[in-house]
RNA sequence: CGAGCCCGCCGGACGGUCGCGGUCGAUCGCUGUUGCGAUCGGUCGAGGAAAGUCCGGACUCCGCAGGGCAGGGUGCUGGAUAACGUCCAGGCGGGGCAACCCGACGGAAAGUGCAGCAGAGAGCAGACCGCCGAUGACACCUGGUUUCACGACCGGGUGGACAGGCAAGGGUGAAACGGUGGUGUAAGAGACCACCAGCGUCACGGGUAAUCGUGGCGGCUCGGCAAACCCCACCCGGAGCAAGGCCAAGCAGGGACGACGACGGCCCGUCGAUCAAGUCCCGGGUAGGCCGCGUGAGCGUGACGGCAACGGCACGCCCAGAUGGAUGGCCGUCGCCUGCCGAUUCGGCAGGUCACAGAAUCCGGCUUACAGGCGGGCUCGCGAG
Numbered sequence: 001c002g003a004g005c006c007c008g009c010c011g012g013a014c015g016g017u018c019g020c021g022g023u024c025g026a027u028c029g030c031u032g033u034u035g036c037g038a039u040c041g042g043u044c045g046a047g048g049a050a051a052g053u054c055c056g057g058a059c060u061c062c063g064c065a066g067g068g069c070a071g072g073g074u075g076c077u078g079g080a081u082a083a084c085g086u087c088c089a090g091g092c093g094g095g096g097c098a099a100c101c102c103g104a105c106g107g108a109a110a111g112u113g114c115a116g117c118a119g120a121g122a123g124c125a126g127a128c129c130g131c132c133g134a135u136g137a138c139a140c141c142u143g144g145u146u147u148c149a150c151g152a153c154c155g156g157g158u159g160g161a162c163a164g165g166c167a168a169g170g171g172u173g174a175a176a177c178g179g180u181g182g183u184g185u186a187a188g189a190g191a192c193c194a195c196c197a198g199c200g201u202c203a204c205g206g207g208u209a210a211u212c213g214u215g216g217c218g219g220c221u222c223g224g225c226a227a228a229c230c231c232c233a234c235c236c237g238g239a240g241c242a243a244g245g246c247c248a249a250g251c252a253g254g255g256a257c258g259a260c261g262a263c264g265g266c267c268c269g270u271c272g273a274u275c276a277a278g279u280c281c282c283g284g285g286u287a288g289g290c291c292g293c294g295u296g297a298g299c300g301u302g303a304c305g306g307c308a309a310c311g312g313c314a315c316g317c318c319c320a321g322a323u324g325g326a327u328g329g330c331c332g333u334c335g336c337c338u339g340c341c342g343a344u345u346c347g348g349c350a351g352g353u354c355a356c357a358g359a360a361u362c363c364g365g366c367u368u369a370c371a372g373g374c375g376g377g378c379u380c381g382c383g384a385g
Base pairs, nucleotide, nucleotide: 001381002380003379004378005377006376007375008374009373010372012334013333014332015331016330017329018328020045021044022043023042024041025040026039027038028037029036030035047356051367052366054365055364056363057362058361059240060239061238062237071236072235073234074233075232076090077089078088079087080086091105092103093102094101095100106231107230111229112228113225114224128170129169130166131165132164135163136162138159139158140157141156142155143154144153145152146151178196179195180194181193182192183191197221199218200217201216202215203214204213205212206211244291245290246289247288253282254281255280256279257278260272261271262270263269298317299316300315301314302313304311305310336352337351338350339349340348341347342346
């Protein structure tokens, strides 16, 4: 210098001005406090994902003696944690020259089941091409014994490949029941032998463990799929802040008082009620209001324990709480990006005001989206000293 890997972080800055929501203070008003409203001032006001709502918890209500069935989830080992399907470290397998990355990674000799196409044969399989044909049968040639001869008997050789033998080689496939070399054979084959790989088992050693190393023995190899049923181990009660709680107009309901009320000075009278007006009280509870609701598994710094995730300690800080739902608009300077021009660092002009997005009970994760940029560590290649 080029190519790449991992970890952490930022994701426009500052100022002015106008506005919005919370909170505190002052003043004024409503109605006497609480409270509510208005004005002014101080102060605070989105994110790394606030998102998807996929996991796990806190919190709340309901249910619950204990155990089991069903159902769901998780799945190498050890640790972290409130908990997790998350994180850290390690083991094993796979990928990469490497830094490093990826893995539902328990059990297939408990049982059931599945395997398209191709291929002869796909589960304790199979013989298409091929090799052989020792042995038996057949054909041909030939020797010997016996016979006058035909023939009979005993052999030898050759041939095709009929019976049959084989699975080495070819071929199919993701996968064909170990690999290499030798012995052996008619040809062959773990049939046998040596070494290697794998499996099982035993012993020893390292490690908390997963597991690794070494040695002995065995049969020579009985494979794959459990994000198929299933088996094993562990975990799981249900619903969710529209949880849940408090106050409580109006209407309807219940109870008590109450036989009269309006017109009127009184009586008659008229009207209304007597089928209950009016007053007071009660329970549930709608509209509406309040709480839940932000001091928390909180954030920052420092040192300590630990490889790390993380933990406890000390000091400091307070950091959104709306409910038709605030966090915005404009201007200036700088920065960034894009285009054009001059072009050596650089300068000028024009444009974009910038990616993804936006709280709604809270927290820990995962996943997904993201213009541009910063810092640290590491690997490989090339060049120079």
This is a predicted structure of a 385-nucleotide RNA (Bacterial RNase P class A) from an Acidimicrobiia bacterium. Its Rfam family is "Bacterial RNase P class A". From the family's description: Ribonuclease P (RNase P) is a ubiquitous endoribonuclease, found in archaea, bacteria and eukarya as well as chloroplasts and mitochondria. It is annotated as a ribozyme. The coordinates come from a structure-prediction model, not an experiment, and the mean pLDDT is 77. The RNAcentral record of the sequence draws on ENA.